[in-house]
Context: one part of a larger RNA
RNA sequence: GGAUGAACGCUGGCGGCGUGUCUAAGGCAUGCAAGUCGAAUGCGGUAGCAAUACUGCAUGGCAAACGGGAGAGUAACACAUUGGCAAUUUGCCCUCAAGACGAGAAUAACCCUGCGAAAGCGGGAGUAAUACUCGAUAGUAUUAAAGAACAUAAGUUCUUUAAUUAAAGCUCCGGCGCUUGAGGAGAAGCCUAUGGCCCAUCAGCUUGUUGGUGAGGUAACGGCCCACCAAGGCAACGACGGGUAUGGGGUGCGAGAGCAUGACCCCACUCACUGGGACUGAGACACUGCCCAGACUCCUACGGGAGGCUGCAGUCAAGAAUCUUCCUCAAUGGGCGAAAGCCUGAAGGAGCGACGCCGCGUGUAUGAAGAAGCCCUUCGGGGUGUAAAAUACUUUUAUCUGGGACGAAAUCAUGACGGUACCAGAUGAAUAAGGGGCUGCUAACCUCGUGCCAGCAGCAGCGGUAAUACGAGGGCCCCAAGC
Numbered sequence: 001g002g003a004u005g006a007a008c009g010c011u012g013g014c015g016g017c018g019u020g021u022c023u024a025a026g027g028c029a030u031g032c033a034a035g036u037c038g039a040a041u042g043c044g045g046u047a048g049c050a051a052u053a054c055u056g057c058a059u060g061g062c063a064a065a066c067g068g069g070a071g072a073g074u075a076a077c078a079c080a081u082u083g084g085c086a087a088u089u090u091g092c093c094c095u096c097a098a099g100a101c102g103a104g105a106a107u108a109a110c111c112c113u114g115c116g117a118a119a120g121c122g123g124g125a126g127u128a129a130u131a132c133u134c135g136a137u138a139g140u141a142u143u144a145a146a147g148a149a150c151a152u153a154a155g156u157u158c159u160u161u162a163a164u165u166a167a168a169g170c171u172c173c174g175g176c177g178c179u180u181g182a183g184g185a186g187a188a189g190c191c192u193a194u195g196g197c198c199c200a201u202c203a204g205c206u207u208g209u210u211g212g213u214g215a216g217g218u219a220a221c222g223g224c225c226c227a228c229c230a231a232g233g234c235a236a237c238g239a240c241g242g243g244u245a246u247g248g249g250g251u252g253c254g255a256g257a258g259c260a261u262g263a264c265c266c267c268a269c270u271c272a273c274u275g276g277g278a279c280u281g282a283g284a285c286a287c288u289g290c291c292c293a294g295a296c297u298c299c300u301a302c303g304g305g306a307g308g309c310u311g312c313a314g315u316c317a318a319g320a321a322u323c324u325u326c327c328u329c330a331a332u333g334g335g336c337g338a339a340a341g342c343c344u345g346a347a348g349g350a351g352c353g354a355c356g357c358c359g360c361g362u363g364u365a366u367g368a369a370g371a372a373g374c375c376c377u378u379c380g381g382g383g384u385g386u387a388a389a390a391u392a393c394u395u396u397u398a399u400c401u402g403g404g405a406c407g408a409a410a411u412c413a414u415g416a417c418g419g420u421a422c423c424a425g426a427u428g429a430a431u432a433a434g435g436g437g438c439u440g441c442u443a444a445c446c447u448c449g450u451g452c453c454a455g456c457a458g459c460a461g462c463g464g465u466a467a468u469a470c471g472a473g474g475g476c477c478c479c480a481a482g483c
Stems, first nucleotide, its partner, number of pairs: 009483002013360006019353002021318001026316003030313003035062003040059008069271003079195003083191003088188003093184007101135004111124005141164010169176002197243003204234003209231006216224001246268004250261004273294005296307004324350001326349003332346001333344004363393004373384004398427006407417001434479005439460003445474005455462002
């Protein structure tokens, strides 16, 4: 000199765009943040004579594994780059091929009833389905056997035979769904190589350890797990141990080499009170699902129960320090739905903070050899200073009045922001300047007060009676809604 998610002090007119718990991954009151489908189904309620419409409960389907938050852990195939999977999976979506025949048993809601303070838990009767079960059909699916081709490390491909496995209906008649197989798209899993922190005052580490055989397990390879067998495997090219730390795209500085860093935004990973576990499912070992244990908080009739803001706001605490318990689904996107639509603290907006960057303004012209005041003075004068006053003008900004959007895609209708931006007119210089510094480094000097005191100070150093260095006044310098 540059930079900052800044803080502190003094000051503060406006707008646009950004940005805002870096600390206690400390504790949380309250509200909201994931539902939807009546074109799968049963029953109840309301209106109606009815048709029907609306609505509630429950079964069922899809979604809830996304979106949002945080960085505690992790030195690791976690990440980045590069390849591989002949060792793999994939709901919804797209393309293609084939199919959907028949039968049955339940159960929730509702009704009756019991227990409990509650959370909730039973008993009886009874009913439907795209819920559940069974049978039929079956190949380029699965399994087994045989043969052939290729290859040789397990193998891969083809042919034949045998066995096994499927389905669901609804309809406004347009369709929407259902089952099996093949391919695609996107998504995910696993593996290899290479790369990126500190300490050797960490030098030896290892028994599922290293390899094999077999069995199990997985979507899949594999000590992933188990039994047996062998005794291996890693390490100064730093094993093992300790400390620290999410990684990358990037960001800051620098001419570069490089050094430092990883806020906001994007990608990946990890976590969800702490620890463990599985269930469901195409996908989780699942932030607002379940079970167990623990700590903590709350309710209780003392028998027993309920909870998890590292979602959005908000609160306490901690701290130098970081915001509204706001508006809307109008747009973009997501879930469900045939659709209308519903939900969406994602998102779009508004609010607060000069926290940052950028832009604008606080007036313009004329105006005396130069008012007053103040300061200095060699008492002659000099400075503040065209500065003010005064005269003429302008209206960015401000206030008021009137008009008034784009964003809407999509013929009609549909805008939270917002009567906002913007436009026109009116009024009137009107509403708007400070902060730091002035000995040298370093741009800018005099006077008074003080007298090694009071004080200053980044360094050198100032102050002990003429201090350009302390305090004040005047003047000056720098930057400026900032300093």